[in-house]
Predicted 3D model of a 476-nucleotide part of an RNA (small-subunit ribosomal RNA, 3' major domain) from an uncultured bacterium. Its mean pLDDT, the model's own confidence on a scale to 100, is 81. Its Rfam family is "Bacterial small subunit ribosomal RNA". Gene Ontology terms of the family: ribosome and structural constituent of ribosome.
Context: one part of a larger RNA
């Protein structure tokens, strides 16, 4: 100067306290350790790994084992020289790449040659080998924390101070005052997006509002942008107005006014820097390493093993509840290898036919909710594992190792021990609904969308973290 202190003053933040629901016990999905295995491919390890890389392991994927194959190689291309093959049918042996037979067989041409494809022989090949402590590039973290620095001067022998400190005030080094400083940068903060209100435009959604026609009904039809919406451009919020306090910046109000009131609400943005912090397995790249194999192609096995510990999660244990029967209310997405209405068959998963719909134009079920009936506290009409049958659907192919559907079995479990963990408002809790990846699916995961809709916060003594000042120091 830092760093640090179980020194001191200020100060924030779901850090505590106040509450509301969890984990931690049960089963069962999932990740990791360990163990085992010919493999159980690698990679993350406190916070900052563990439903993470993987937003899709049956085969491919894949990078790992066993095995059978190939060596200019599976791709890409140069340069020489030979070739008319290659492609598609068939058929034989294989596990299967591959290997062998048979039919069929180039194209343009200025006839010198090109253009393509296959062979051989060369020079690039190829490596999910290794180092992330050689690196780019990108990312986590502290931390969206309120910090970090420069230029000229002053001041000190220098390291360095000082600005940046002190009062006030703020989410903010935001500001105002004061001042050997006086200015800038990069961060705050504003500009972006989005939502909440409105105005204007423009109407293949919407409306009987207005007319007119039709139907069992229905914007179904002519017609029309008023209205809701949709999307382009503006307006509206600025502590502006008023009170009180202040020398200002500034706070304060059951203030007015207003759809919104003090950064409205949520997003995008993440400074110098730490952590030799991750990644050479997305790319990319220096060295080093392999070259008939560490490169490749194929068939099967694993990545899914099971005494056992962990993390994350989903379902429970039930009467604010479970079964049954009506019935109403969303938004945001996708969709032709696709989403489906509808008929028909099936108890179902689905099949089969006959339409919409490349989509504001075809399709759509929301669930909790509310009505009604029933079950009366029980291992039950709770819970649904894990078994036994029988079938549906994807795909070349469901033993290893898919998902769904019916009939049967029905297990642990009566609310969790120390100890943790998340949330301050349309949040928490609960209730469905889309998407991506994806033949199909192990998704209960990730991203998103919308109904229902709380409780609490005195207050900063204490745990955690973090700024700021100042003060000890045996450390820099």
């Nucleotide at each position: 100067u830092g760093a640090c202190g179980g020194g001191g003053g200020c100060c924030c933040g779901c850090a505590c306290a106040a509450g509301c629901g969890g984990a931690g016990g049960a089963a069962c999905a999932u990740g990791u350790g360990g163990u085992u295995u010919a493999a159980u491919u690698c990679g993350a390890u406190g916070a900052u790994a563990c439903g993470c890389g993987a937003g899709g392991a049956a085969c491919c994927u894949u990078a790992c084992c066993c095995g059978g194959g190939c060596u200019u190689g599976a791709a890409u291309u140069g340069c020489a020289g030979c070739u008319g093959c290659a492609u598609g049918g068939g058929g034989c042996a294989g596990a299967g790449a591959u290997g062998c037979c048979c039919c069929u067989u180039c194209c343009c041409u200025u006839c010198g040659g090109g253009g393509c494809u296959g062979c051989u022989g060369u020079g690039a090949a190829g490596g999910u080998g290794c180092u992330g402590c050689a690196u780019g590039g990108u990312u986590g973290u502290c931390g969206u924390c309120a910090g970090c620095u420069c230029g000229u001067g002053c001041c000190g022998u220098g390291a360095g101070g000082u600005g940046u400190c002190g009062g006030c005030u703020u989410a903010a080094g935001u500001g105002c005052c004061a001042u050997a400083a006086c200015g800038a940068g990069c961060g705050c903060a504003a500009c972006c997006c989005u939502u909440g209100c409105u105005g204007u435009c423009a109407g293949u959604u919407g409306c009987c509002a207005u007319c007119a026609g039709g139907u069992a009904a229905u914007g179904c039809u002519g017609g029309g942008c008023a209205c809701u919406c949709u999307g382009g451009c503006g307006g509206g919020a600025c502590u502006g107005c008023c009170a009180u306090c202040g020398c200002a910046a500034g706070a304060u109000g059951u203030g007015a006014g207003g759809a919104a009131g003090g950064u409205g609400g949520g997003g995008a943005u993440g400074a110098c820097g730490u952590c030799a912090a991750a990644u050479c397995a997305g790319c990319a790249c220096g060295g080093c390493c392999c070259u008939u194999a560490c490169g490749u192609c194929c068939g099967g096995g694993g990545c899914u093993a099971c005494a056992c510990a962990c993390g994350u999660g989903u379902u429970a244990c039930a009467a604010u509840g479970g079964g049954g029967a009506g019935u109403a209310c969303a938004g945001a997405a996708a969709g032709c290898c696709g989403c489906u209405u509808c008929a028909u068959g099936g108890c179902g998963a689905c099949a089969u036919g006959a339409g919409g719909c490349c989509a504001a134009u075809c399709a759509u079920a929301a669930a909790a909710g509310c009505u009604c009936c029933u079950c009366u506290c029980a291992g039950u009409u709770c819970g649904g594992a894990c078994u036994g049958g029988a079938g549906u659907c994807u795909g070349c192919a469901a033993c290893c190792c898919g998902a769904c559907u019916c009939c049967a079995c029905g297990a642990a479990g009566c609310u969790g021990g120390a100890u943790u963990c998340g949330c301050u408002a349309g949040u928490a809790a609960u209730c469905g609904c889309g998407c991506a990846u994806c033949a199909g699916c192990c998704a209960u995961g990730g991203c998103g969308c919308g109904g229902u809709g709380a409780a609490u916060a005195c207050g900063u003594u204490c745990c955690c973290g973090g700024g700021c000042c100042u003060u000890g120091c045996a450390c820099u």

The RNAcentral record of the full RNA draws on Greengenes.